Transfer RNA from a Clostridiales bacterium, 73 nucleotides, folded computationally. The coordinates come from a structure-prediction model, not an experiment, and the mean pLDDT is 82. The source organism's lineage runs through Bacteria, Bacillati, Bacillota, Clostridia and Eubacteriales. Rfam family: tRNA. Rfam links the family to the GO term triplet codon-amino acid adaptor activity. Rfam classes the family as a transfer RNA.
RNA sequence: GCGGAUGUAGCUCAUCUGGCAGAGUGCCACCUUGCCAAGGUGGAGGUAGCGAGUUUGAGCCUCGUCAUACACU
Repeated sequence: GCGGAUGUAGCUCAUCUGGCAGAGUGCCACCUUGCCAAGGUGGAGGUAGCGAGUUUGAGCCUCGUCAUACACU
């Protein structure tokens, strides 16, 4: 330099053909227990890397850009 891939909650990842963003784990509170651990219930937490475009509507489509790992030279 060229190529495709990935970027969504603290972390690991879903979101089937565009229709009001979820799970596991962690965190907080409560219940259970003599205490701890384990278990149970509830809760908080994200305008989806960034910017722009298309659309009635974008995490999803298009363009640009940044980052990460990889392959080629």